The prediction has a mean pLDDT of 85. c-di-GMP-I riboswitch aptamer from a Pseudomonadota bacterium, 80 nucleotides, folded computationally. Lineage of the source: Bacteria > Pseudomonadati > Pseudomonadota. Its Rfam family is "c-di-GMP-I riboswitch aptamer". From the family's description: GEMM was predicted in a large-scale screen for bacterial structured RNA regulatory elements.

RNA sequence: AUUUGACAAAGGCAAACCUUCCGUGAGGAAGGGACGCAAAGCCACCGGUCUGCUUUCCUGCAGACAGCGGAGUUACCAAA
Repeated sequence: AUUUGACAAAGGCAAACCUUCCGUGAGGAAGGGACGCAAAGCCACCGGUCUGCUUUCCUGCAGACAGCGGAGUUACCAAA
């Protein structure tokens, strides 16, 4: 440096749900709380799902989700 994630070790993150706040909404933030996670770190580029407006329909526009998948990027430990 690359690959892998068994045995460990140090740790890390935090689903659902509850409370408060923001948002038309999907959803987001803080606190509590743990279902789980070897990237459940970051990132909206591609696909996907969801929301709002529009549309007879087809569609178009705006937005959300990184814990749906891919791509990109950074990274602890161990082994090869």